[in-house]
RNA sequence: GCCGAUGUAGCUCAGUGGUAGAGCGGUGCUUUCAUAAGGCAAUGGCCGGAGGUCCGAUUCCUCCCAUCGGCA
Numbered sequence: 001g002c003c004g005a006u007g008u009a010g011c012u013c014a015g016u017g018g019u020a021g022a023g024c025g026g027u028g029c030u031u032u033c034a035u036a037a038g039g040c041a042a043u044g045g046c047c048g049g050a051g052g053u054c055c056g057a058u059u060c061c062u063c064c065c066a067u068c069g070g071c072a
Base pairs, nucleotide, nucleotide: 001071002070003069004068005067006066007065010024011023012022013021018055027041028040029039030038048064049063050062051061052060
């Protein structure tokens, strides 16, 4: 330099056009003499950035950024 993949909650990941989800974690309560485990409740996002298409974009298209891989 060229090609490809990935980017969504604190972490690991779903979601492929119509109000963004799960598990884990953290918090409060409960239980216990106490701790752990268990139970209950609440908690958390401008979906990497900027444009475009569309009535409507996390999703489709273009460019850029970051990380990873391949080729040279």